Context: one part of a larger RNA
RNA sequence: UUGGGUGUAAAGGGUGCGUAGACGGGACAGCAAGUUAGUUGUGAAAGCCCUCGGCUUAACUGAGGAACUGCAACUAAAACUAUUGUUCUUGAGUGCAGAAGAGGACAGUGGAACUCCAUGUGUAGCGGUGGAAUGCGUAGAUAUAUGGAAGAACACCAGUGGUGAAGGCGGCUGUCUGGUCUGCAACUGACGCUGAGGCUCGAAAGCAUGGGUAGCGAACAGGAUUAGAUACCCUGGUAGUCCAUACCGUAAACGAUGAGUGCUAGGUGUUGGAGGGUUCCGCCCUCCAGUGCCGGAGCAUACGCAUUAAGCACUCCACCUGGGGGAGUUCGACCGCAAGGUUGUAACUC
Numbered sequence: 001u002u003g004g005g006u007g008u009a010a011a012g013g014g015u016g017c018g019u020a021g022a023c024g025g026g027a028c029a030g031c032a033a034g035u036u037a038g039u040u041g042u043g044a045a046a047g048c049c050c051u052c053g054g055c056u057u058a059a060c061u062g063a064g065g066a067a068c069u070g071c072a073a074c075u076a077a078a079a080c081u082a083u084u085g086u087u088c089u090u091g092a093g094u095g096c097a098g099a100a101g102a103g104g105a106c107a108g109u110g111g112a113a114c115u116c117c118a119u120g121u122g123u124a125g126c127g128g129u130g131g132a133a134u135g136c137g138u139a140g141a142u143a144u145a146u147g148g149a150a151g152a153a154c155a156c157c158a159g160u161g162g163u164g165a166a167g168g169c170g171g172c173u174g175u176c177u178g179g180u181c182u183g184c185a186a187c188u189g190a191c192g193c194u195g196a197g198g199c200u201c202g203a204a205a206g207c208a209u210g211g212g213u214a215g216c217g218a219a220c221a222g223g224a225u226u227a228g229a230u231a232c233c234c235u236g237g238u239a240g241u242c243c244a245u246a247c248c249g250u251a252a253a254c255g256a257u258g259a260g261u262g263c264u265a266g267g268u269g270u271u272g273g274a275g276g277g278u279u280c281c282g283c284c285c286u287c288c289a290g291u292g293c294c295g296g297a298g299c300a301u302a303c304g305c306a307u308u309a310a311g312c313a314c315u316c317c318a319c320c321u322g323g324g325g326g327a328g329u330u331c332g333a334c335c336g337c338a339a340g341g342u343u344g345u346a347a348c349u350c
Stems, first nucleotide, its partner, number of pairs: 003321004007303002012317001014201001016199002021194001023192001025088006033081002035077008049065006091191001092188003095184005103177007110154001115149007125136002162169002206247001208245004215241002220236004258316006266294012298305002323350003332343004
């Protein structure tokens, strides 16, 4: 590399946008590059293969044939692919009318709670644990009441509910703004799908500068526990957690399941729409889009998956290649302020 694979055995890129490229709906007509058929030329000889012959045979060798699966030119065909032209509407998009939503950014604002401060009441404890102690408290704590300050998070609603490409998103209000779904079928007329490189976004932790710091809390200190206890438990507590700007670019970034399209039994929930039955409501039926559970065919080593496929097919990308270690390491290259990231061996060893 081929083949075979990628939920759990090695293997789906964290995510999208998109360049090149690959692949690509229906009809008619043209062309003839690919394709197919024929003819001609060429495809040296020898060799291989077949037939006949010569050395007693064989090796060896003579003759004839076949073959040389190729290339070029010409002639022809026109189904498929390419290409050109015309056209169509079902793919895709636009429009119009509706719908739901923690989708995003910014600004404002609310209540509960914790902590702190001030004041009043009040007195000897509070706190904490398995039990304690460190700690706080007669300089008046804890408790309770009133007032104030500050930061962070938003109970109930809340739901295998919603929404977003993923990461993710949850008090309320406003402004700006992205996407999705349903109905109609007015418009465009294949404008599509995938996507190497490339670019964007990307939890937490971390980093830089400036702010902020209530609670929590790596490190650290103390108290316990213990044989020890650099831990689990307790009392404190710095970075951090929060905001702005700029980086980092990784996660069990998981559905451990790439994207798109078509086809393939059912049953039962749920969310958002639409249509119909019913005089209306309720209720029932149908369709579309999502989201759960159960289950048949089929698939699968099994577990299980099963119209949200891991089934049956097609297109494109990514990745795997005897196993464990060495090692996601060394070296090199690129990126980064750094931490480190991406790419990624081998010796040796079992």